[in-house]
Context: one part of a larger RNA
RNA sequence: CCCAGCGAGUUACUGUCGUCGGCUUGGUUAAGGUCUUCAGGACCGAAGCCUCAGGGAAACCGAGUCUGAAUAGGGCGAAUUUGGUCGAUGGCGGUAGACGCGAACCCAAGUGAUCUACCCAUGGGCAGGUUGAAGCGCGGGUAAGACUGCGUGGAGGACCGAACCCACUAAUGUUGAAAAAUUAGGGGAUGACCUGUGGGGAGGAGUAAAAGUCUAAUCAAACUUGGAGAUAGCUCGUUCUCUCCGAAAUAACUCUAGGGUUAGCGUUGGCUUAACUAUGUUGCGGGGGUAGAGAUACUGAUCUGGCAUGGGGGGCUACCCGCCUACCCGGCCUAACCAAACUCCGAAUACCGUAACAACUACGCCGGCAGUUAGUCCGUGGGGGAUAAGCUUCACGGUCGAGAGGGAAACAACCCAGAUCGCCAGCUAAGGCCCCAAAUUUUUGCUAAGUCACAAAGGAUAUUAGGAUACUGUGACAGCCGGGAUGUUGGCUUAGAAGCAGCCACCAUUUAAAAAGUGCGUAAUAGCUUACCGGUCGAGUGUUCUAGUACCGAUAAUGAUCGGGAGUAAGCAAAAAGCCGAAGCUGCGGAAUCGCAAGAUUGGUAGGAGAGCGUUCCAACUCAGAUACAAGCCGUACCGUAAGGAACGGUGUCGGGGGUUGGAAGUGUUUAUGCUGGG
Numbered sequence: 001c002c003c004a005g006c007g008a009g010u011u012a013c014u015g016u017c018g019u020c021g022g023c024u025u026g027g028u029u030a031a032g033g034u035c036u037u038c039a040g041g042a043c044c045g046a047a048g049c050c051u052c053a054g055g056g057a058a059a060c061c062g063a064g065u066c067u068g069a070a071u072a073g074g075g076c077g078a079a080u081u082u083g084g085u086c087g088a089u090g091g092c093g094g095u096a097g098a099c100g101c102g103a104a105c106c107c108a109a110g111u112g113a114u115c116u117a118c119c120c121a122u123g124g125g126c127a128g129g130u131u132g133a134a135g136c137g138c139g140g141g142u143a144a145g146a147c148u149g150c151g152u153g154g155a156g157g158a159c160c161g162a163a164c165c166c167a168c169u170a171a172u173g174u175u176g177a178a179a180a181a182u183u184a185g186g187g188g189a190u191g192a193c194c195u196g197u198g199g200g201g202a203g204g205a206g207u208a209a210a211a212g213u214c215u216a217a218u219c220a221a222a223c224u225u226g227g228a229g230a231u232a233g234c235u236c237g238u239u240c241u242c243u244c245c246g247a248a249a250u251a252a253c254u255c256u257a258g259g260g261u262u263a264g265c266g267u268u269g270g271c272u273u274a275a276c277u278a279u280g281u282u283g284c285g286g287g288g289g290u291a292g293a294g295a296u297a298c299u300g301a302u303c304u305g306g307c308a309u310g311g312g313g314g315g316c317u318a319c320c321c322g323c324c325u326a327c328c329c330g331g332c333c334u335a336a337c338c339a340a341a342c343u344c345c346g347a348a349u350a351c352c353g354u355a356a357c358a359a360c361u362a363c364g365c366c367g368g369c370a371g372u373u374a375g376u377c378c379g380u381g382g383g384g385g386a387u388a389a390g391c392u393u394c395a396c397g398g399u400c401g402a403g404a405g406g407g408a409a410a411c412a413a414c415c416c417a418g419a420u421c422g423c424c425a426g427c428u429a430a431g432g433c434c435c436c437a438a439a440u441u442u443u444u445g446c447u448a449a450g451u452c453a454c455a456a457a458g459g460a461u462a463u464u465a466g467g468a469u470a471c472u473g474u475g476a477c478a479g480c481c482g483g484g485a486u487g488u489u490g491g492c493u494u495a496g497a498a499g500c501a502g503c504c505a506c507c508a509u510u511u512a513a514a515a516a517g518u519g520c521g522u523a524a525u526a527g528c529u530u531a532c533c534g535g536u537c538g539a540g541u542g543u544u545c546u547a548g549u550a551c552c553g554a555u556a557a558u559g560a561u562c563g564g565g566a567g568u569a570a571g572c573a574a575a576a577a578g579c580c581g582a583a584g585c586u587g588c589g590g591a592a593u594c595g596c597a598a599g600a601u602u603g604g605u606a607g608g609a610g611a612g613c614g615u616u617c618c619a620a621c622u623c624a625g626a627u628a629c630a631a632g633c634c635g636u637a638c639c640g641u642a643a644g645g646a647a648c649g650g651u652g653u654c655g656g657g658g659g660u661u662g663g664a665a666g667u668g669u670u671u672a673u674g675c676u677g678g679g
Base pairs, nucleotide, nucleotide: 001679002678003677004676005675006674011096012095013094014093015092016091017090018089019088020087021086022085023084024083026050027049028048032044033043034042035041054061055060064076065075066074067073099237100236102234106227107226108225109224110223111222118200119199120198121197122196123195124194125193126191128160129159130158131156135152136151137150138149139148140147164188165187166186168185169184170183171182172181203219205215206214240612241611242610243609244608245607250263251262252261253260254259264372265371266369267368268367269366270365271364279358280357281356282355283354284353285352286351292345293343294342299339300338305333306332307331309330310329311328312327313325314324315323316322375400377398378397379396380395381394382393383392384391405416406415407414420590421589422588423587425586426585427584431580432579433578434565435564436563440577441576442575443574444573445572446571452567458552459551462549463548464547465546466545467544468543469542470541471540479536480535481534482533483532485509486508487507490504491503492502515530519528520527591602592601593600594599613668615665616664617663618662619661620660621659622658623657632651633650634649635648636647638645639644
């Protein structure tokens, strides 16, 4: 994981509301008793309970009473109006384990030191090799010592290293050979050593060379049983069908924020079928200070120019008086400019009132029962953020949530559109019409980039259309041919500076024209070139603006792509006529709900309400059955809107079964890492 079986709102008492029934001369018995066909019961039995009167803390008073000084006012009652009680049954609440399973815990009484930690008693074990402490003896030495040499000796938490003990490293193992090992190395190995046997102390306790270690594979409080079905605002699960309606993710409060209570929103029963209530449209009447706008209309911000303008700073002067100021803060005039916490102004909407009309009950009141209190994205108006976020927080609307269908390739929240059921019928929406793939043609332009089929600032003799302006047969623009000179190498500067490092000036002459020189170049000259002029050529040329479409800008990690193929239209713009296209609308045929009918309606999570199917057992009535009669099992083309129900054929050898009406429940399983068994 699969299959089969089992597996979760029950029962008792009680409260409240509904339905049905009995009595109402108010209702009703409890314990107990008597009788009985021996079991289902019948009859007695008013103790008690509810009701018939309330108010007050109470005494007490009483259709009133309490408060109060009150005959006031006010509170709760009476009156108008309603019913009361006892059962059965259903919904929900309360008390109980209370729909089922699930903690970690807490407490009590016991059982454990055969594992392990420590302690006590009594035993056992440690191959072999090395080193050579003290002490002692002899010698040297001394006044005596000290000291020293050679021996002897055999100390040590001494050394090397097996047994034994440990566990530092690595590999293997990791559904292991093993719930801690194996292999190869490693450490200790006469000691605070290792070990056998017996004994001691225990659960808030022991033990601990101390790690919260160990106390039987369990330890920041063992294990067993019990309190015990602890509690769980948490997670998971919660079993047949159809019909009607159908939410919420908000507010207030909350040791409250993933939980509650009340309100809001849902459903259902009753009352009123009327109040012209709620809703919509139109007209009329209102208040507003938002959008916008404004600025000698205030508050504040901002800023141009000016002023015989005030104060301060700085400078000059300095005895005073003064003067200057491209400094700072104000004032006045002037021109501009801004504001959520500015307003001289001021909409659209929205809201309130009112009248008419529409629509027909959507509205209201009193009860039963809920669920919801994590919302989401999109559009619009804002706040926060960075005018970031599939961000966050409000307001208004929509979708999803709880909504299927068509479109957007795929795609809860976008566009179209709201699925009662059936049909191999028709028309459309969004979106499409070359092929995949249902449906297309025509006309006029544009695009050449595969733009179409991501993107900006910015850039560019791309191209199309339309303007403005300048030059131009008195010859433009571009090209080609020729000229492009003289004073002069202007003056200064400089080593040099000659058109061309730099500074100053930028004249004059000859001319058709030619700069005191546009750019290269030289050390400086030289050289090339440009402006400018002539010739040649022979028709447009330059600049700029507006609009359309293209181009560059354009860089990411596995292989690309408009959904793909492909396309020069099958791209883009404008226009025309068609068609396709959905569970929309229509047609035909059924079903259900509401309604007198006509007709309307029937997506649906949480949830409310209603009607049914089936299982086991019980009661009454009834049926089939001896040729297999029943259950069960296997098969099949039947019936019903569904749960489901027949019939027939096999199997099944005596067990029971079917139907109708009623009753009672251990009453329905794809899911609880459910339980048991099997695979």